[in-house]
Molecule: RNase P RNA; transfer RNA
Organism: Acidimicrobiia bacterium
């Protein structure tokens, strides 16, 4: 140079004019007017985990989700970080729902001889025993049987090569793999590796039911508090309410509340809520990290039909031209000028994280190939 | 905003994890003089992408459309 692969970043700049919303001040109040802050990496999807409310200070147990190599982070988490094992890749790296199938249950169409302690279609044999023939050595037959090496079905056929053995053949028997183990040393914090040794072999599905281990009480800011207005009660059902799918317990009620349904009334305002937070940034120190502790600086959107825009000039980044100039190897390169584009989207109780969407830039790391030096 | 469901020929319903099957429509045929009835038969779907399994409309993600509640 070309191809690849991990990470961290940006996501249009500047002015000018018109606008929006919150706070602060001016004011007795408004409104004008200053000052000052004002969308994202996903604010999104609501898919996990909490903070927070409120129902016992959320208390057992059974039901029901959940999550599922170790080992660590962290307020928690199904996330993230380091590691182990498996798989892909030549490699950089990338993917893995990755406990348990010797605790039970189930499931595996079609095809095929045979599909879960299986089975003989084709085939191989036919040593034994049986028929024939027979020069009496011995050949033929494939009836009885024997085998699972071969071929054939199938996602999946009861280890795999090789050598021995045999009638043929088979872990029958050996060497080497592979797999297995309530072994047995050595390594490691562990998941697991290395070595030994044993019998020879006893598949697949748990994103089938289930076992095991760990977690998880239920609703959600439309939670919830308070405050001001409005109104007219009737009728079924069961006597309890918090309490949810269920039993126990706890707590409050002892004539008062419940649930349904018809009938009437209101569709207001404050706080939660926007200044303090698992908040952000910079340094150090600790660790491979992830992350943690100290100090130091910084306040940083916020409504309730719901802001955060719109336009104009310049400037940037791409693409197209049949336009203009300069070079020339006549095919382009450089310079300029018209035109057209610049993604994805957008807070609504607030955080951590996943997932997804997304023009185009940037920087760092590393692998591979080819060529020079 | 918050929580819950459900996606299957045009249409409205079905399917034990093992050929996606009914009824309406629609097309052609038969019957009729013709239509209408009726008979025959054809045409036609698992919202998308991936994943688990030999195998997936069923299981599990992920995405995107719809409907339903709540003060």
């Nucleotide at each position: 140079c070309g191809a690849g692969c991990c990470c961290g970043c940006c996501g249009g700049g500047c002015g000018g004019c018109c606008g929006c919303g919150g706070c602060a001040u001016c004011u007795c109040u408004c409104a004008c007017g200053u000052g000052u802050c004002g969308a994202g990496g996903a604010a999104a999807g609501u898919c996990c985990g909490g903070a927070c409310u409120c129902c016992a200070c959320a208390g057992g147990g059974c039901a029901g989700g959940g999550u599922g190599c170790u080992g660590g982070c962290u307020a928690a988490c199904g996330g993230c970080c380091a590691g182990g094992c498996g798989g892909a890749g030549c490699g950089a790296u990338c993917c893995g729902a990755c406990g348990g199938a010797a605790a039970g249950u189930g499931c595996a169409g079609c095809a095929g001889a045979g599909a879960g302690c299986a089975g003989a279609c084709c085939g191989c044999c036919g040593a034994u025993g049986g028929c024939u023939c027979u020069u009496c050595g011995g050949a033929g037959c494939a009836c009885a049987g024997g085998c699972a090496a071969g071929g054939g079905u199938g996602a999946a056929a009861c280890g795999g090569u090789g050598a021995g053995g045999u009638a043929a053949g088979a872990g029958c028997u050996c060497a080497c793999c592979a797999g297995c183990g309530u072994c047995c040393c050595g390594g490691g914090a562990g998941a697991c590796c290395g070595g030994g040794c044993g019998g020879c072999u006893c598949g697949g599905c748990a994103a089938a039911c289930c076992c095991c281990a760990c977690c998880c009480g239920g609703a959600g800011c439309a939670a919830g508090a308070c405050c001001a207005g409005a109104c007219a009660g009737g009728g079924a059902c069961a006597c309890c309410g918090g309490c949810g799918g269920c039993c126990c317990g706890c707590c409050g009620a002892u004539c008062g509340a419940g649930u349904c349904c018809c009938g009437g009334g209101u569709a207001g305002g404050u706080c939660g809520c926007a200044c303090c937070g698992a908040g952000g940034u910079c340094u150090g120190c600790g660790g491979c990290g992830a992350c943690g502790c100290a100090g130091g600086c910084c306040c940083c959107a916020g409504a309730u039909g719901g802001a955060u825009g719109g336009u104009c000039g310049c400037c940037c980044c791409g693409g197209u031209c049949a336009c203009c100039g300069a070079c020339c190897u006549c095919g382009g390169u450089c310079g300029g000028g018209a035109c057209c584009g610049g993604a994805c989207a957008g807070a609504a109780u607030c955080c951590g994280g996943c997932u997804u969407a997304c023009a185009g830039g940037c920087g760092g790391a590393c692998u591979c190939g080819c060529a020079a030096c | 905003g918050c929580g819950g469901g459900c996606g299957u020929c045009g249409u409205u319903c079905a399917a034990a994890g093992g050929c996606a099957g009914g009824a309406c429509c629609u097309c052609a045929g038969a019957u009729u003089u013709c239509c209408a009835u009726u008979c025959u038969g054809a045409c036609g779907a698992u919202g998308c992408c991936g994943g688990u399994u030999c195998g997936a409309u069923u299981c599990c993600g992920g995405u995107c459309g719809c409907c339903c509640g709540c003060u």